[in-house]
RNA sequence: UUAAAUUGACCAAGUUGCCCUCGUAUAUGUCCGAUAAUAUGGUUCGGAUGUCUCUACCAAGUUACCGAUAAUAACUUGACUAUGAAGGUGAAUGCAGUCAUG
Numbered sequence: 001u002u003a004a005a006u007u008g009a010c011c012a013a014g015u016u017g018c019c020c021u022c023g024u025a026u027a028u029g030u031c032c033g034a035u036a037a038u039a040u041g042g043u044u045c046g047g048a049u050g051u052c053u054c055u056a057c058c059a060a061g062u063u064a065c066c067g068a069u070a071a072u073a074a075c076u077u078g079a080c081u082a083u084g085a086a087g088g089u090g091a092a093u094g095c096a097g098u099c100a101u102g
Base pairs, nucleotide, nucleotide: 007100008099009098010097014093015092016090017089018088019087021085022084023083024082025081026056029049030048031047032046033045034044041066042065050057058078059077060076061075062074063073064072
C1' cells in the first nucleotide's frame, strides 16, 4: 500500500406512535314500550332500527307550543368512534453505498 470474512457509524424505502387538516359512515337520527312533571313543567328507563362499520346516539343554549292535559316541536353550537388520505413530528428496524475496523 492492497484485500476477504467480521463488527461499528452514516442511511433510502417500507412498517409504526403522536399531533393536525380533510374524505367516507350517521342525519350524535328514527321508531316502539314503560315512566315523571305540568306554563317556576316538558323527565327518566329499556328495546329495536339506521352504517360495506366497531363504538356512540348525548350536552348546552334560543325560540315556539300546550290554558290544564298528554303530548311536544323547530333551530344553533359542540364531539366520539371505525376507516381512508395529505402534512408535521418522534422512535425502532434498516437494503445498497461510503467510511472505519480487520